[in-house]
RNA sequence: GCGCCGGUAGCUCAGUCGGCAGAGCACCGGACUUUUAAUCCGGGGGGCGCAGGUUCGAUUCCUGCCCGGCGCA
Numbered sequence: 001g002c003g004c005c006g007g008u009a010g011c012u013c014a015g016u017c018g019g020c021a022g023a024g025c026a027c028c029g030g031a032c033u034u035u036u037a038a039u040c041c042g043g044g045g046g047g048c049g050c051a052g053g054u055u056c057g058a059u060u061c062c063u064g065c066c067c068g069g070c071g072c073a
Stems, first nucleotide, its partner, number of pairs: 001072007010025004019056001027043005049065005
């Protein structure tokens, strides 16, 4: 330098043939318990790597760039 894959919540990851963004764990509150843990109930938290384009509407499609991984040179 070229190709492929990936970047979404604190972490690990889903998601959508374009139409109000989710799970588990973690965190916070409560119940239970002498207390802790476990268990149960409830809650907060991200607009999807960045910038443009298309569209009534983009995490999703297109372009460029950045970061990580793998391969080729």
Transfer RNA from an Armatimonadota bacterium, 73 nucleotides, folded computationally. The coordinates come from a structure-prediction model, not an experiment, and the mean pLDDT is 80. RNAcentral holds the sequence, with entries from ENA. Taxonomically the source falls in Armatimonadota (Bacteria, Bacillati).